[in-house]
This is a predicted structure of a 90-nucleotide RNA (Glycine riboswitch aptamer). Its Rfam family is "Glycine riboswitch aptamer". Rfam links the family to the GO term glycine biosynthetic process. The sequence was found by an Rfam model in a public genome assembly.

Formats: sequence, structure tokens, C1' cells
RNA sequence: CGGAGGAACUCUCGAGAAACCCGUUAAGUCGGGAGCCGAAGGUGCAAGGCAGAAGCCGAAUCUCUCAGGCAAAAGGACAGAGCAAAAUUU
Repeated sequence: CGGAGGAACUCUCGAGAAACCCGUUAAGUCGGGAGCCGAAGGUGCAAGGCAGAAGCCGAAUCUCUCAGGCAAAAGGACAGAGCAAAAUUU
């Protein structure tokens, strides 16, 4: 000096579930009722690891449904593409 690597960022794709009821508001604005969904975020843990022990660490589209959501819009995990910092590596 070049290659690999790949955080963050940008673009694309993108499911589920009441346009629920009552009151209210200029307005899904605010309050209440009852049902439902899981794929932002968050909770829980198997194998395994640590510890004398208590216990701690520990994955997911699993789990809970706290948050969020249940026409459209917005949001949206995963995936694909672009760009690309660092460790590490050649």
C1' cells in the first nucleotide's frame, strides 16, 4: 500500500390483530369499558459457563404482553442491496 472483515447509516421487501363501544374534542383530542395481535423496544430461560454456597452470566420469529399495535398512512423483526468505522486477519 492492497484484499478479507464488518459497527453505524441509506434504499428495497415486509406479517398479525375491532375503521370496536360509551362519553368528549377543532382533531384517533382526552377519559373510561371490554376483545384481540406480536415482527420496534423490553421481560423470562435451554444447553453451557462461573461460584464453596446463595446465586450470577446465558439464544430465538420461543415466552410474557410492560411498552407498542388492530382501515389507509406511519411504524415494523428478518432478509436483500449500497456505503463503510474498528478489532482481527492475509